[in-house]
Context: one part of a larger RNA
RNA sequence: CUGGGCGUAAAGCGCGCGCAGGCGGACUAUUAAGUCAGAUGUGAAAUUUCCGGGCUCAACCCGGACGCUGCAUCUGAUACUGGUAAUCUAGAGUCUUGGAGAGGUAGGCGGAAUUCUCGGUGUAGCGGUGAAAUGCGUAGAUAUCGAGAGGAACACCAAUGGCGAAGGCAGCCUACUGGACAAUGACUGACGCUCAGGCGCGAAAGCGUGGGUAGCAAACGGGAUUAGAUACCCCGGUAGUCCACGCCCUAAACGUUGUCGACCAGGCGUCGGGGGUGUCAACCCCUCCGGUGCCGAACCUAACGGAUUAAGUCGACCGCCUGGGGACUAUGCUCGCAAGAGUGAAACUC
Numbered sequence: 001c002u003g004g005g006c007g008u009a010a011a012g013c014g015c016g017c018g019c020a021g022g023c024g025g026a027c028u029a030u031u032a033a034g035u036c037a038g039a040u041g042u043g044a045a046a047u048u049u050c051c052g053g054g055c056u057c058a059a060c061c062c063g064g065a066c067g068c069u070g071c072a073u074c075u076g077a078u079a080c081u082g083g084u085a086a087u088c089u090a091g092a093g094u095c096u097u098g099g100a101g102a103g104g105u106a107g108g109c110g111g112a113a114u115u116c117u118c119g120g121u122g123u124a125g126c127g128g129u130g131a132a133a134u135g136c137g138u139a140g141a142u143a144u145c146g147a148g149a150g151g152a153a154c155a156c157c158a159a160u161g162g163c164g165a166a167g168g169c170a171g172c173c174u175a176c177u178g179g180a181c182a183a184u185g186a187c188u189g190a191c192g193c194u195c196a197g198g199c200g201c202g203a204a205a206g207c208g209u210g211g212g213u214a215g216c217a218a219a220c221g222g223g224a225u226u227a228g229a230u231a232c233c234c235c236g237g238u239a240g241u242c243c244a245c246g247c248c249c250u251a252a253a254c255g256u257u258g259u260c261g262a263c264c265a266g267g268c269g270u271c272g273g274g275g276g277u278g279u280c281a282a283c284c285c286c287u288c289c290g291g292u293g294c295c296g297a298a299c300c301u302a303a304c305g306g307a308u309u310a311a312g313u314c315g316a317c318c319g320c321c322u323g324g325g326g327a328c329u330a331u332g333c334u335c336g337c338a339a340g341a342g343u344g345a346a347a348c349u350c
Base pairs, nucleotide, nucleotide: 004321005320006319007304008303012318014201015200016199017198021194022193023192025088026087028085029084030083031082033081034080035077036076037075038074039073040072041071042070049065050064051063052062053061054060091191092188093187094186095185096183097182098181103177104176105175106174107173108172109171110154115149116148117147118146119145120144121143125136126135162169163168206247207246208245209244210243211242215241216240220236221235222234223233258317259316260315261314262313263312266295267294268293269292270291271290272289273288274287275286276285278283299306300305323350324349325348332343333342334341335340
C1' cells in the first nucleotide's frame, strides 16, 4: 500500500457557498502524455536461487547459469484515460406563463388577556396550600363597571399541514426580497459533482453600549416542609426575557443517518401543480411531476429495524472512527472584552 467501518456498539463537520485538488455526458477527427508491445543499452562485484566443483562432511570457498520484476533511448499499437479541434442535447442552466407557502427584511395596524393608574358601586375579607403561613386589605383590598397607560405574546383557524441549507419561521396589512414547483415551447451547449484550507449563516444562555420592562423569572429575601432542606410547595423579587448595534459560536445544532447521481415490487394517506374521463359547480375516477407521512416485497441488518425520502444495488468526492478511565483535561497555538471556544496529548490505571 491493500484489507474493516460510521441510524442505536467508537465514528457524518450544526448548515451552506466555494478556490486549489479529486472525479466527470454523447459523437468525430487528431495527438500519443498515461497505457500496451518489441528492440537496444544499462541494471558493478559480493549476496540470494539453481547446476557443478574444492577442503574426509558441513559451515566456508571456487566456477557457471538464472535473476536483479528498474531506468533510459528507439521503433510500433491506439481500445481506454489525458491533451487539442469540431459537433450534439439526455446532465446543468436561461427565458416565457402560472399558482402554493408561519421563507427573509422593514414599516404600519388590530383585538383578547395580565399588570398598573384614575373614577363609580360595594364591604370584610382576599390570596395561597396537602394543610398552612409569609403576603395584600377598613389609609377601603378581593369582586364588579367605566376610562386610561404600557409592555410582551398572537387563542380559534392548526393539521398526522406548509416554508427554509441548517439554526429556525405563525394576528392582519403594505413595500422590498430569496428559493422551490408545474406547464408549454424557445435558447445556451457539459457551463457539471464534490470540496482540504477559506468565507458566510448559526437556537438558548452569556457579554458590551444605549433604550425598554406588563407578565414571567436564575440570583436573592421571606413563609412552609423536614432530622436537616443552601430543594421540591407558597409570598415577593433583580439580572434576564423585549428593541437597536456590536460580540460570543455552543447544543440530544437529532432523521443521533454527509452531499450529488443512477438503478431496484407494491398498497394507503396528505400538500402543490398539470393532463384526461364521467350522469363533470362542488365531487369521484385514471394518470404525470414535485414534496411530506404510514405499511410493506426483494434485499440489507448483530438484532432492533431500514426498505424508491434506503440503512437495498452501485459510482464520485469530502469528513470521521480504532478498548474504558485519565480527558469535552494539561500544554502549546489560534480566536474572544470576558465567559470561554477550536485544536488536543501523556504519565498512570483497568